[in-house]
A computed fold for a 363-nucleotide RNA from a Lysobacteraceae bacterium, annotated as Bacterial RNase P class A. The sequence was found by an Rfam model in a public genome assembly. Its Rfam family is "Bacterial RNase P class A". Rfam links the family to the GO terms dimeric ribonuclease P complex, ribonuclease P activity and tRNA processing. The family's RNA type in Rfam is ribozyme.
């Protein structure tokens, strides 16, 4: 100084005028008026995950069904969050991971290729046997020749081979070295794989010994295999006020008929289901003090956890923040609560702060 990783904070700020919402006061017969504090996010978003809280509903077991899917942990609880393992990316700070099992079964995998749960197109070898010609020695000859031993050479055919080449996303572990007729874990080193064994380590794993070891891949195919799971939602529900049509039609009917997301069991309970038509669409509640935040302390690598002081930060309701003016610089992006938390993921213009990593270049 440049270029990056990870973590945290801000989210325009000041001041005038006039304009909103709750709440709290004090004013007014009400209408309403004055005054004060307070008044949209890090995502409010997406509705992906989980739970608070309400009802079913007294609420039980099992099967279908559904989520996670390495250890250990935090957590109210997760498919979240921390710490580690193992894999892959990155020079590294760090990033990601759909991370149980393929020896329980089923299935897939075009074409190409000789073959894809299994084998010879190319091609290499031919030591034994087997053809073809020679060379020596022995016997023998009917003088062409034959038989038998042995030593070379050729081509190649039984036969051996899966090292080499081709084909494919993958081809029967990999590189070397010996060794053999040529060849192969046929042997050797190293890497790789592995039943067993021993050592760290809660543990996932990791190390070392040993072992020549072999039928790969996909499970984000069906599956097995561990663990977890009632169901519906604040348009949930509770109250109150007010209207209507004590209307019509069809079914079931204690050996039934409803409820309990499907199904059985099993409990409750005594009526229920469907059409088709009428009133009501009012007003209060739920509804914001909460697994709430801030700072300090203590214990913990850390997610967090205790503890003690302190704060009160939106509850509309067809839905409240705006508007003009004038100064400031970071020039204001993505963007608006609707019962509430804890996560995730998605957009996003700048602008502080800290640690870390890597490069040049001075000392």
């Nucleotide at each position: 100084g440049g270029a990056g990783u990870c973590g945290g904070c801000c989210a325009g700020a000041c001041a005038g005028c006039c304009g909103c919402g709750u709440c709290a006061u004090c004013c007014g017969c009400g209408a309403g008026g004055a005054u004060g504090c307070c008044g949209a996010g890090g995502a409010a978003a997406g509705u992906c995950c989980g739970g608070g809280c309400u009802c079913c509903a007294c609420a039980g077991g099992g099967c279908a069904g559904g989520g996670u899917g390495c250890c250990a942990g935090g957590u109210a609880a997760c498919g979240c969050c921390u710490g580690g393992g193992c894999g892959g990316c990155g020079c590294g700070a760090g990033c990601c991971g759909a991370c149980g099992g393929a020896a329980a079964g089923u299935g897939c995998a075009a074409c190409a290729g000789a073959a894809a749960g299994a084998u010879a197109c190319c091609g290499c070898c031919g030591a034994u046997g087997g053809c073809c010609g020679g060379g020596c020695a022995u016997u023998u000859u009917u003088c062409g020749g034959a038989a038998u031993g042995u030593c070379g050479g050729g081509a190649u055919c039984a036969g051996g081979c899966a090292a080499g080449g081709g084909u494919g996303a993958a081809a029967u572990g990999g590189u070397g070295c010996g060794g053999u007729a040529a060849g192969a874990g046929c042997g050797c080193a190293c890497c790789g794989c592995g039943a067993g064994u021993c050592c760290g380590g809660c543990a996932a794993c990791g190390g070392a010994c040993c072992g020549g070891c072999a039928c790969g891949g996909c499970a984000a195919a069906c599956c097995c295999c561990a663990c977890c799971c009632g169901g519906a939602g604040c348009a949930a529900g509770a109250c109150c006020g007010a209207a209507u049509a004590g209307g019509g039609g069809a079914g079931c009917a204690a050996u039934g008929g409803c409820g309990c997301g499907g199904c059985c069991c099993g409990c409750g309970u005594c009526g229920c289901u469907c059409c088709c038509g009428g009133g009501u669409u009012g007003g209060u509640u739920g509804c914001u003090a909460g697994a709430a935040c801030g700072c300090c302390g203590c214990g913990g690598c850390g997610a967090c956890g205790c503890g003690a002081c302190g704060u009160c930060c939106a509850g509309a309701g067809g839905a409240a923040u705006g508007g003009c003016u004038g100064u400031c610089c970071a020039c204001g992006a993505c963007a608006g609560a609707a019962c509430c938390c804890g996560g995730c993921u998605u957009a996003c213009c700048g602008g502080c702060c800290g640690a870390c990593u890597c490069c040049a270049c001075u000392u």